RNAcentral holds the full RNA, with entries from ENA. Small-subunit ribosomal RNA, 5' domain from an uncultured prokaryote, 497 nucleotides, folded computationally. Rfam family: Bacterial small subunit ribosomal RNA. Gene Ontology terms of the family: ribosome and structural constituent of ribosome.
Context: one part of a larger RNA
């Protein structure tokens, strides 16, 4: 010099930052993934309108309760898309995991360029109902119904398969209607993402010297999106090692950080790439994409519920509780903005995010006043008793109001989104839908923002640690005066260079 620090004194603002390095311990409670009614039957609900009843009223009307019926909303369902993203943590890993340069034998939902299509038909299962079982979680049976759900048929430019002679495969409609847009089949390019192989680099111990049998190569096959012993049969007998194999032992790796003139050393937290893991261990379905943090199966500890029969659960998600520790914060606010998922869109939903709360953890910037001001006061402290210090310091005097309070004024982040209306573009069209362009409306969690302005009055603001030598700083001494460094901090431990 430096730290994610900690401890002990002491503490005035504000601005950016940082904040369980320890127990990968266990875990109350809420919240972090939903969303479309423009795929779909239905109508539990809520709510409008309308009808006919009944009560009250002379009526207007007002209340109940029904009945369907349209136009909303919306539980539960089917069904699509998203739940592989984001956020977390480093257990594990010494290895193609990382880096940084190459390669071929793959796939890729949304996106985006081309070229072809979107024809006719069936049969279910939910949900609804009725029955049965359970304490419960939920489970079984019959009936009954749609779809962009699921099956055949048709049809094939271009696709797979081929003995090159021929085989083989699809679509789904909705938004009242039509068109046009929005979709959906094959399909071929692109973009992106992602799987796979390779050359180099990647800690320490030899008191670890030999490892190895799918082992090492071949052949056939299976299996994968693909290459391969990936795995099986056979066959050979290799294959790796002091250029350190194998074991043991730490450890996520890298951009970076810290230190230094530099080579280097040390590290790898926040940020930002990549891997890994998700209570432990293990398996796979669905799916373009997991072998899946808030999905499922089976096993295991563990915690809870139970009618004892049998069930639930997983914070290394954002808060927040116990415990462990020298230590590390709120059970906050909003989707205003950026992004992200779903929707045609209006919008929902988003503990990502944006912001606020706590801590002097850190780094910056202000302040705690300024001038004047020798009678060198008074007081302390020393004294060779003259005097020296303290000390221009104080007190007077003459000013200032920064930061705090207090009023008041007020900005950026807001630009889209929608609604009219004009224009071009698709179009048969002035419908509709896209771009532009104007008006018009309307959107802020921070926020009693930021900043500006007044107000009063020095007013409300310093300490820490040292003074034998390392090293600046001396006297008297039972404790003091004075002084040195630093300052909203300073000491101390720890730690790194």
């Nucleotide at each position: 010099a430096u730290u994610g620090a900690a401890c002990g004194c002491u503490g005035g603002c504000g601005g950016c930052a940082u904040g369980c390095c320890u127990a990968a311990c266990a875990c109350a409670u809420g919240c972090a993934a939903g969303u479309c009614g423009a795929a779909c039957g239905g109508c539990a609900g809520c709510a409008c309108a309308g009808c006919a009843u009944g009560u009250a009223g002379c009526a207007a009307u007002a209340c109940a309760g029904g009945u369907g019926u349209g136009a909303g909303u919306a539980g539960a369902g089917c069904g699509g898309c998203g739940g592989a993203c984001g956020g977390g943590u480093g257990c594990g890993u010494a290895a193609c995991a990382c880096g940084u340069a190459g390669g071929a034998a793959u796939c890729u939902g949304c996106c985006u360029g081309g070229a072809a299509g979107u024809g006719g038909g069936g049969g279910a299962c939910a949900a609804c109902u009725c029955g049965a079982g359970g304490a419960a979680a939920c489970u079984c049976g019959g009936g009954c119904u749609a779809a962009u759900a699921c099956c055949g048929c048709a049809u094939a430019c271009g696709c797979c398969c081929u003995a090159a002679g021929g085989g083989g495969g699809a679509a789904a409609g909705g938004g009242a209607c039509c068109u046009u847009g929005c979709g959906c089949u094959a399909u071929u390019g692109g973009a992106u993402g992602a799987g796979c192989c390779u050359g180099c680099g990647u800690c320490g111990g030899a008191u670890u010297a030999g490892c190895u049998a799918g082992u090492u190569g071949g052949u056939g096959a299976g299996g994968u999106a693909a290459u391969g012993g990936c795995u099986c049969a056979c066959c050979a007998a290799g294959g790796c090692g002091a250029c350190g194999a194998u074991c043991c032992g730490u450890a996520g790796c890298u951009g970076g950080u810290c230190u230094g003139a530099g080579a280097g050393g040390a590290u790898g937290a926040u940020c930002a790439g990549c891997c890994a893991c998700a209570c432990u261990g293990g398996g796979a379905c669905u799916g373009a994409g997991a072998c899946a943090c808030g999905g499922c199966c089976c096993a295991g500890a563990c915690u809870c519920c139970u009618a004892c029969g049998g069930g639930a659960g997983g914070u290394a998600g954002c808060a927040g509780u116990g415990g462990g520790g020298a230590a590390u914060a709120u059970u906050g606010g909003a989707c205003a903005a950026u992004g992200g998922g779903g929707g045609c869109a209006a919008c929902c939903c988003u503990g990502a995010u944006c912001c606020a709360g706590c801590c002097a953890u850190g780094c910056c910037g202000c302040g705690u006043g300024u001038g004047u001001g020798a009678a060198g006061a008074a007081g302390g402290c020393c004294u060779u008793a003259g005097g020296g210090u303290u000390g221009u310091a104080a007190a007077g005097c003459a000013c200032u109001u920064u930061c705090a309070g207090u009023a008041g004024g007020g900005a950026g982040g807001a630009a889209a989104a929608g609604u009219u209306a004009g224009u071009c573009g698709u179009u048969a069209a002035u419908a509709u839908c896209g771009g532009c362009u104007a008006a018009c409306c309307c959107u802020g969690a921070c926020g009693c923002u930021a900043c500006c302005u007044a107000c009063a009055g020095a007013a409300g603001a310093a300490g820490c640690a040292c003074c034998g030598g390392c090293a600046a700083a001396c006297u008297c001494c039972g404790g003091a005066g004075g002084g040195u460094g630093c300052g909203a901090g300073c000491g101390u431990u720890a730690a790194u260079c």